[in-house]
Molecule: transfer RNA
Organism: Ferroacidibacillus organovorans
């Protein structure tokens, strides 16, 4: 150059028009002389970026950005 799939929380992911969410992890408390195990509860997002459909977009359509693979 093409083209395909990916891009949400510290990390792995889930959610595909109308509350943004799980488990790891962190924190605070219970618990134990102490640690570790459990248990309650909490903080943390410009849903990659811009645009456009939509009353309403994480979610449809475009374009650009990263990344992963194929092709050439």
């Nucleotide at each position: 150059g093409c083209g395909a799939c990916c891009g949400u929380a510290g990390c792995u992911c889930a959610g595909a028009g109308g509350g943004a969410g799980a488990g790891c992890a962190c924190c605070a408390c219970c618990u134990u002389g102490a640690c570790a195990c459990g248990g309650u509860g909490g903080g943390g997002g410009u849903c990659a970026u811009a645009g456009g459909u939509u009353c309403g977009a994480u979610u449809c359509c475009u374009a650009u950005c990263g990344g992963u693979c194929g092709c050439a």